[in-house]
Context: one part of a larger RNA
RNA sequence: GUCAGCGACUUCGUGUACGCAGCAAGCUUAAUCCGGUAGGAAUAGGCGUAGUGAAAACGAGUUUGAAAAAUAGCGUUAAGUUGCGUGUACGAGACCCGAAACUGAGUGAUCUAUUCAUGAGCAGGUUGAAGGCAUGGUAAUAUAUGCUGGAGGACCGAACCCACGUCUGUGGAAAAAUACGGGGAUGACUUGUGAAUAGGAGUGAAAGGCUAAUCAAACUCAGAGAUAGCUGGUUUUCUGCGAAAUCUAUUUAGGUAGAGCGUUAUGUAAUUCAUCAUUAGGGGUAAAGCACUCAAUGGGUACUUGGGGGGCGUAAAGCUACUUCAGGCCCAAGGAAACUCUGAAUACUAAUGAUGUUAUCAUAGCAGGCAGACUACGGGUGAUAAGAUCCGUGGUCGAGAGGGAAACAGCCCAGACCAUAAGCUAAGGUCCUUAAGUGAUUACUAAGUGGGAAAGGAAGUUAAAAGGCCAUAACAGUCAGGAGGUGGGCUUGGAAGCAGCCAUCCUUUAAAGAAAGCGUAACAGCUCACUGAUCUAAUAGCUUUUUUGCGCCGAAAAUGUAACGGGGCUUAAGUAAUCCACCGAAGCUAUGGAAGAUACUAUGUAUCUUGGUAGCAGAACGUUCUGUAGGUCGUUGAAGAUAAAACGUCAGUUUUGUUGGAGAUAUCAGAAGUGAGAAUGCUGAC
Numbered sequence: 001g002u003c004a005g006c007g008a009c010u011u012c013g014u015g016u017a018c019g020c021a022g023c024a025a026g027c028u029u030a031a032u033c034c035g036g037u038a039g040g041a042a043u044a045g046g047c048g049u050a051g052u053g054a055a056a057a058c059g060a061g062u063u064u065g066a067a068a069a070a071u072a073g074c075g076u077u078a079a080g081u082u083g084c085g086u087g088u089a090c091g092a093g094a095c096c097c098g099a100a101a102c103u104g105a106g107u108g109a110u111c112u113a114u115u116c117a118u119g120a121g122c123a124g125g126u127u128g129a130a131g132g133c134a135u136g137g138u139a140a141u142a143u144a145u146g147c148u149g150g151a152g153g154a155c156c157g158a159a160c161c162c163a164c165g166u167c168u169g170u171g172g173a174a175a176a177a178u179a180c181g182g183g184g185a186u187g188a189c190u191u192g193u194g195a196a197u198a199g200g201a202g203u204g205a206a207a208g209g210c211u212a213a214u215c216a217a218a219c220u221c222a223g224a225g226a227u228a229g230c231u232g233g234u235u236u237u238c239u240g241c242g243a244a245a246u247c248u249a250u251u252u253a254g255g256u257a258g259a260g261c262g263u264u265a266u267g268u269a270a271u272u273c274a275u276c277a278u279u280a281g282g283g284g285u286a287a288a289g290c291a292c293u294c295a296a297u298g299g300g301u302a303c304u305u306g307g308g309g310g311g312c313g314u315a316a317a318g319c320u321a322c323u324u325c326a327g328g329c330c331c332a333a334g335g336a337a338a339c340u341c342u343g344a345a346u347a348c349u350a351a352u353g354a355u356g357u358u359a360u361c362a363u364a365g366c367a368g369g370c371a372g373a374c375u376a377c378g379g380g381u382g383a384u385a386a387g388a389u390c391c392g393u394g395g396u397c398g399a400g401a402g403g404g405a406a407a408c409a410g411c412c413c414a415g416a417c418c419a420u421a422a423g424c425u426a427a428g429g430u431c432c433u434u435a436a437g438u439g440a441u442u443a444c445u446a447a448g449u450g451g452g453a454a455a456g457g458a459a460g461u462u463a464a465a466a467g468g469c470c471a472u473a474a475c476a477g478u479c480a481g482g483a484g485g486u487g488g489g490c491u492u493g494g495a496a497g498c499a500g501c502c503a504u505c506c507u508u509u510a511a512a513g514a515a516a517g518c519g520u521a522a523c524a525g526c527u528c529a530c531u532g533a534u535c536u537a538a539u540a541g542c543u544u545u546u547u548u549g550c551g552c553c554g555a556a557a558a559u560g561u562a563a564c565g566g567g568g569c570u571u572a573a574g575u576a577a578u579c580c581a582c583c584g585a586a587g588c589u590a591u592g593g594a595a596g597a598u599a600c601u602a603u604g605u606a607u608c609u610u611g612g613u614a615g616c617a618g619a620a621c622g623u624u625c626u627g628u629a630g631g632u633c634g635u636u637g638a639a640g641a642u643a644a645a646a647c648g649u650c651a652g653u654u655u656u657g658u659u660g661g662a663g664a665u666a667u668c669a670g671a672a673g674u675g676a677g678a679a680u681g682c683u684g685a686c
Stems, first nucleotide, its partner, number of pairs: 001686006011092013026047003032041003051058002061074003095233002098230001102223006113197009122187001124156003127152001131148006160184003164181003168177001199215001201211003236620006246259005261368001262366006272359001273356009287342001288340002293336002297332005303327001305326005310320003372397010402413003417593004422589003428583003431567003437580001439579006450569001456553002460550002463547007477534005483507003488502003513528001516527003594610007621675001623672005631665003640659008
């Protein structure tokens, strides 16, 4: 992993709602007893028939009130009760499996930690302390030398003990080892045997280490089915309806309660509710505006006041048509969620009418749900960031299949009862992939733009508008001129149109700047502006500016084209506009069939409906056992196994053949150890 078997809403008690049954102003027994498969007795008790009050108490009333009145509260108006069944709540293990832990009583020191008692072990080699002796030495000591001696948590190094490094090993040869190196090796050494200390306790040269492969509290059994607002799992079918992810509260935030939203039953019938139309309303949002408030810009002002500075004045006072700041007023142009002289669309409220299977509302039983997601629009937070986050309104998903968007919960189209080798359409498409146009007309684009992007840039090209020049010849080209006063003045070594400063005139002219650029040390030299001629033109264009359609540049990323799904496409198979045809879905239609609801002329017609998670409600199938059953079937072959056929909307059922070899059981009822694919499920087999 597969197969087979087992495997989860139960049982008892007490409430409550509904259904059925009995009796009914009543209903009903419990313990117990008699009988002993049946049944009978037992009337204690319980519920109901009257309530109110804390109570005494009173009573269709009562309490409140010193008393009384009044007021107010609760009553007076609807039949209960017992049993059975179903739903649900509560108490119990309470749908099943699952902790880490807690407590109690015991068992452990054959591992390991420390200790005690008694034994044992340490090849070989090295060093050479104290002390002693001899000699020298001293007054005597001291002391020197030699010999002797044999100390040491001394040295080297086997056994023995340890475990510092690396390889191998890693379902190992081994639940800690092998190999090669390493440390200690007379000591705080190692070791045998026996013994001591025990679980909030021991022992610890201390690492939370060790206490039998288990240690921040051992192991065994028990309390025990601990508890688990948590995770996982929870077994047949069909039908009707069908949510929520919000509010409030919470030691509350992934839980729960009340409300909102679902379902089922009963009841009420009031235009109750929804949509549309018309009419009537209030509002202060969007927009807009600047009349108020706030912030803010430019200008003016012999408008006045205040502050600072300047001037006049010896100073003070004062003066000032000098300046600046602040304020007022005027003009102009604007901003505002907490501004408004204004002011919509929607929304909301009401009335009337129409349409709608009462869709509304109330009571009662049962829920689920209170993690929502994206999208469009109106906003807050954020950075007018986020597949961000928080609200509001709508949609879709959630719980929704089908077609389109290459693929793609939330986008576009559209809501799947079943069948059909029928038709029409939606979104989207019609060269091939790929169903349908290589369709029509008029333009544009040359960039493969289309088929990714900004500020910005450009004689790309289309369309349009406004100005200027031009047959006295424009624009471009070619030829020629482009001068004189003068080398203007200053500056400077020099400065002559052209380093710099100042000025920038006059003359001759068709025209020519005291010079727009290059150039020289300075000149020179070459161009330009400006002028003439020439040339060109179906006698027509040239130039400037603005708007506009489509393009161009701006444009760099990591496996491989890779920014149309691909092929491929250029008077398109691209873009803009108009038109026709076709394809295209589980949409709509057609034909046949099933089920539900409502209505009725009621047993068969009509109309409508039938996606669905959580969930509510209804109807069924199958399994085991009991009664029916002393029946029925069965050796002329039961159950079981196996194969096929038929029937049913499904769970399923029936028949036949083969096998099997002795039991099975219709119908209608009843009772449940009643249905497995999932729980890292359990057991077995392979």
The prediction has a mean pLDDT of 85.
The part of an RNA shown here (large-subunit ribosomal RNA, domain II) has 686 nucleotides and comes from Histiona aroides.
Taxonomically the source falls in Histiona (Eukaryota, Jakobea, Jakobida, Histionidae).
The full RNA is in RNAcentral, with records from ENA and SILVA.